[in-house]
RNA sequence: AACGAACGCUGGCGGCGUGGAUUAGGCAUGCAAGUCGAACGAGAAACCUGGAGCUUGCUUCAGGGAGUACAGUGGCGAACUGGUGAGUAUAAGAUGGGUAACGUGCCUCAAAGUAAGGCAUAACAUUUGGAAACAAAUGCUAAUUCCUUAUGUGGUUUUUGUUACUUCGGUGAUUAAAGUUAAAGGUGCUUCGGUGCCGCUUUGAGAUCGGCCCAUCCCCCAUUAGCUUGUUGGUAAGGUAACGGCUUACCAAGGCAACGAUGGGUAGCUGUCCUGAGAGUGUGAACAGCCACACUGGGACUGAGAUACGGCCCAGACUCCUACGGGAGGCAGCAGUCUAGGAGCUUCCGCAAUGGACGAAAGUCUGACGGAGCGACGCCGCGUGCGAGAUGAAGGUCUUCGGAUUGUAAAUCGCUGUCAAGUGGGAAGAAUGCCAUUAAGUGUCCCUUAGUGGAGAGACGGUACCACUGGAGGAAGCCCCGGCUAACUCCGUGCCAGCAGCCGCGGUAAUACGGAGGGGGCAAGCGUUGUUCGGAUUUAUUGGGCGUAAAGAGCUCGUAGGUGGCUUGGUAAGUCUGGUGUGAAAUCUUCACCGCUCAACGGGAAGAGUGCACUGGAUACUGCCUGGCUUGAGUGUGAGAGAGGUGAGUGGAAUUCCUGGUGUAGCGGUGGAAUGCGUAGAUAUCAGGAAGAACAUCAGUGGCGAAGGCGACUCACUGGCUCAUAACUGACACUGAGGAGCGAAAGCGUGGGGAGCGAACAGGAUUAGAUACCCUGGUAGUCCACGCCGUAAACGAUGGAUACUAGGUGCUGGGGGGACAUCCUUCAGUGCCGCAGCUAACGCAUUAAGUAUCCCGCCUGGGGAGUACGGUCGCAAGGCUGAAACUCAAAGGAAUUGACGGGGGCCCGCACAAGCGGUGGAGCAUGUUGUUUAAUUCGAUGCAACGCGAAGAACCUUACCGGGGUUUAAAUUGCAGUGGAAAUCCAUAGAGAUAUGGCCCUCCCUUCGGGGACCGCUGUGAAGGUGCUGCAUGGCUGUCGUCAGCUCGUGUCGUGAGAUGUUGGGUUAAGUCCCGCAACGAGCGCAACCCUCAUUCUUAGUUGCCAUCAGGUAAUGCUGGGCACUCUAAGGAGACUGCCGGGGAUAACCCGGAGGAAGGUGGGGAUGACGUCAAGUCAUCAUGGCCCUUACGUCCCGGGCUACAAACGUGCUACAAUGGCUGGUACAGAGAGCUGCAAGACCGCGAGGUGGAGCCAAUCUCUAAAACCAGUCCCAGUUCGGAUUGGAGUCUGCAAUUCGACUCCAUGAAGUUGGAAUCGCUAGUAAUCGCGGAUCAGCAUGCCGCGGUGAAUACGUUCCCGGGCCUUGUACACACCGCCCGUCACACCACGAAAGUUGGCUGUACCAGAAGUCGUUUCGGUGUAAACGCCGAAGGUAUGGUUGGUAAUUGGGGUGAAGUCGUAACAAGGUAGCCGUA
Repeated sequence: AACGAACGCUGGCGGCGUGGAUUAGGCAUGCAAGUCGAACGAGAAACCUGGAGCUUGCUUCAGGGAGUACAGUGGCGAACUGGUGAGUAUAAGAUGGGUAACGUGCCUCAAAGUAAGGCAUAACAUUUGGAAACAAAUGCUAAUUCCUUAUGUGGUUUUUGUUACUUCGGUGAUUAAAGUUAAAGGUGCUUCGGUGCCGCUUUGAGAUCGGCCCAUCCCCCAUUAGCUUGUUGGUAAGGUAACGGCUUACCAAGGCAACGAUGGGUAGCUGUCCUGAGAGUGUGAACAGCCACACUGGGACUGAGAUACGGCCCAGACUCCUACGGGAGGCAGCAGUCUAGGAGCUUCCGCAAUGGACGAAAGUCUGACGGAGCGACGCCGCGUGCGAGAUGAAGGUCUUCGGAUUGUAAAUCGCUGUCAAGUGGGAAGAAUGCCAUUAAGUGUCCCUUAGUGGAGAGACGGUACCACUGGAGGAAGCCCCGGCUAACUCCGUGCCAGCAGCCGCGGUAAUACGGAGGGGGCAAGCGUUGUUCGGAUUUAUUGGGCGUAAAGAGCUCGUAGGUGGCUUGGUAAGUCUGGUGUGAAAUCUUCACCGCUCAACGGGAAGAGUGCACUGGAUACUGCCUGGCUUGAGUGUGAGAGAGGUGAGUGGAAUUCCUGGUGUAGCGGUGGAAUGCGUAGAUAUCAGGAAGAACAUCAGUGGCGAAGGCGACUCACUGGCUCAUAACUGACACUGAGGAGCGAAAGCGUGGGGAGCGAACAGGAUUAGAUACCCUGGUAGUCCACGCCGUAAACGAUGGAUACUAGGUGCUGGGGGGACAUCCUUCAGUGCCGCAGCUAACGCAUUAAGUAUCCCGCCUGGGGAGUACGGUCGCAAGGCUGAAACUCAAAGGAAUUGACGGGGGCCCGCACAAGCGGUGGAGCAUGUUGUUUAAUUCGAUGCAACGCGAAGAACCUUACCGGGGUUUAAAUUGCAGUGGAAAUCCAUAGAGAUAUGGCCCUCCCUUCGGGGACCGCUGUGAAGGUGCUGCAUGGCUGUCGUCAGCUCGUGUCGUGAGAUGUUGGGUUAAGUCCCGCAACGAGCGCAACCCUCAUUCUUAGUUGCCAUCAGGUAAUGCUGGGCACUCUAAGGAGACUGCCGGGGAUAACCCGGAGGAAGGUGGGGAUGACGUCAAGUCAUCAUGGCCCUUACGUCCCGGGCUACAAACGUGCUACAAUGGCUGGUACAGAGAGCUGCAAGACCGCGAGGUGGAGCCAAUCUCUAAAACCAGUCCCAGUUCGGAUUGGAGUCUGCAAUUCGACUCCAUGAAGUUGGAAUCGCUAGUAAUCGCGGAUCAGCAUGCCGCGGUGAAUACGUUCCCGGGCCUUGUACACACCGCCCGUCACACCACGAAAGUUGGCUGUACCAGAAGUCGUUUCGGUGUAAACGCCGAAGGUAUGGUUGGUAAUUGGGGUGAAGUCGUAACAAGGUAGCCGUA
């Protein structure tokens, strides 16, 4: 785009079309084929009129009805029209021819005739049988029925002559003679002579319609390869309208087939129709041509024509009637009905028109046809209004709350009147025919033709069309809105419900589901489904491919076929061109064409219909015939290389075994072991012997071969190749469907052989297991001969042949040349690199995957599956050929960036190693899990949660639980109303919140009306939530990681993703720097700039300091004084590889040195790139959405967060002598301090208390310990260790019971250095010692800081962990915590096999044989009946073939959410993988 469509929703009108696609299923009822009295005989009735009789309402007669109706004989028609598509793959159909091999009623033309007779029979009458259908007998009668005779223009048969054509077989035309062969009348007019019309007979011709024959075309399957016996041909006969095996007898053995016979499946064919740019593909409704069929099968009759839809006979199935004896029927005609189905109409009107049958005609008949009805089934046309109208109304929807949109849409105002409705008017389609008349034809009439006049005929239909009436009145839906694809928001739902053409959407913010608003598209329709074509160059002729995506046969030879070098002449088959005929009409295309108002529709003209046939011409190319040539191909001659093949023989090294000697305890094997061998003497070693297999070095991208493949040496036989030469042949060539041969390994058969190796098997190990990898053994096999098999990742994943298209450089085998140690050139082969070109890229590139020609093979998404079935080959294993159902939306190739690897290279880090000290064991502290609980609030969960949020839970905190209150609220705030100062204080009740009462009578301003601040109450707007979602978010943070990386602009390269830069050579802590480079630059990171510590200088000198001077004390910078020093705190200097030597590319840089307080970023800190982890946090805060609102808000009391079988993390204290205890004596830093730090003094054993100097701080206070010096303890569960418990206290605080800290006395547990495992640290570090601070009423083993004392070790980068760069592989990309395979179990689906069972179609043999044609029949002839014979449908029996359905059971396959077992593949996938075979 289309449709004979169907379904869903909706539906105003008209025109033109169209409408049983399934059940060729069954049919009630009516109609669809009759007509002619001018062929013929016979011939009513009802009723009307009149008469007669009489019984007065009956009988009968006459006339009319009426020569009418019905029936019959006869003629013509019924073979047309109409329906359907079952059958049919060719006896059909289409196109073009032939018929000299034929027929043809009615029609036309021409010629001739139509004479004389005769016998019957239906109707009818009578009788009989039968239920009926119908039938029989007897009697009568007519014809255009039938028969005989005559005539013969003619026809036909036989014989004869002439002639034309010829494929030489024949065929046609024609002359003469002989034989044979016709007829029917009716009717009009008549002057009765005749004549007209309609018929009839014979013949010829035509037209029309048919029969038969030929060529070409005409679906799928080769998993259909052979078929055929009247078959193929001949002779003769029969038969036919006619040719013919059409039929029969005889003879011959043919005929068809890979250019697809035969068989199977499906199917009416065509003009056309749909689609497409075309080529093509699909189709065969309506209309038209042809064919076939008429309940199923068979058969003939009649006839011009039938093997006959509305005829006959027989058989069968079905239905109906029946008196059970017997009969009737055939809608695939028009309507209509039932059934089946998703699905297709009225039991209508009319012969008015067109056409048909009959008739002389009038006319009759006509479900053909003309019309109407029903159905949006299709095409076309029209309408459902038009103009104005902004408070942009109301309502709806959304909203950032401002508004936006629906929307000029509506309302409202003005106008129009199509369609529909009503009223009125009103066609064309009508020409003929009939009657009358005129003219011509014929002498007139009749008749025919032409004209004129008249009466009448319309189903549709009072329709089309026209006019008028009134009023916007009666007339819009459907689908879609994630992308493709035009059109967006809200609500609901929450992987549910659902959507979906493909991708896909939905798991709480869905433009994708459902609804709504809005929008888009089409419109009396719109969507969906189905089917066909297109897009699809996705079967490729036009117009594709095959190295790796699907695809080159394992290789060669060769048949048919296809293709073929240069050239002469001929021919004209192909080819090109002109003409003629045909290609029906309709259809299609075109038109300033025509008719319906337009269009659809119809009419006209031209073209097309790409085809076929005949015919004239051309001859370049191809073909065919013919002659030549040598360059393709082959032969000869002379040389050459080689693991080419086959057979026979020979050789040495090694292995194993056997014998003997020497010799002694092990050998062997592995990652490490064990099994195994060995004291019966192994392994080792020496000598001798045996056997089988394979041939080291040479050896090489070297050679040979078609491929598989071929490797010691010698001989014999033998194939191919190359070079040179140019003697010979003269296109002999290339390819190659079928076919034939060769064809690794494994495997099979028979017979040998068997050293080593070695499936199966056994044992030992490994392992969770180990039917494996490893080890020890070991059978088939491996070897030989003969015969099979016929496959491999049989690979260059690249078919063969020929020609052409830059080069460079090796190697192998020949030839030629030269100025000859090396060089140049040529042929054949074999490699690498590389240009053009090609390719998706990788890559190929004279050995093409380039440019061309020829031939063959093969491919058409993945899986199912190289499977099933069938066939064929094989001894078997199996090979070759080779599907479908079903299922998925991918499978695949090449390359890119990452990530990963039990890949590689380089490098770094307390990563390992080297050390020191810990954790893990004990007790306690603290956090977590778990458990418990009314609650044990919540969060954090590998590193990167767990002394974390929490820098401090007795109440508070507090979020949890129980109980008690409260509802504009505990807090913030606007407005309105109202009342009052509010507050404080007191009393009572209560656990308290709170409630009630009391005391107090109190603010400021004032124009005295009131106002303001504050408070209470009421109402309202607004609150509140530590409720949920960190996977809706902001902000902040952790981590990789202080690792050295992460990017950009321009340029260049690539089809592109991307690459380059950023890689490389060095170097660094560093993408730090240098050099090089299709890159050149730049940014965020690194470094530096900042703080601090170490040196020094300047300035300043109190509260700090005290060298010098002076004074004073028991003593002390205590005092005067000073600012030198220390120190304090501001600012400078200093360090930059700057200098020297060496190394290095002379660079960067590295090593060493000097100087220096400090040396190579001097130590420490702050500082954290692009990003990753949906990392953490909605409970710091903020915030979208959701949820609660007398509660999930808020207030109060009490309890809980502190529980305790257990487990884990982080710490403290220890286990002791480098120690404990006692006594003595020293030395800090950094901080804090007014609700504070608190000295001295006094009291207390002590915690602490009393009291309070000083200090808002370089001034006062908090304020040192280890160390050191003495003494004691003497290795013990202790004078170690301090848990636990009892008692007594102190302090803080409303309050220490749950649940604080500390002190004293007493008690004195575990623990004697800690398994597997694991952590920190590289120097002022670890270890060890104490001090301070934040939080805080009180509470510190935690955290954050501070100083004191103060080590050991680093060979080094193999390994573990983490990271960086380069490279490699990848089937990964949620990125190895990846991907992914197979069995088993479960569910579902389709398929195969299967004992059987049940259908369809069909073959063969036999039985029986209806109707019927043909043949025969008995004896005087003829006819009829009957019988017989051949053939013969349905039927039966037996046995095959083929194709379906179904089936217990069984086999594999596919799909499925998280199932089980392992881990085969992807990385070296942890044993490299893969192919064939067992």
Predicted 3D model of a 1478-nucleotide RNA (small-subunit ribosomal RNA) from a metagenome. The coordinates come from a structure-prediction model, not an experiment, and the mean pLDDT is 83. It matches the Rfam family "Bacterial small subunit ribosomal RNA".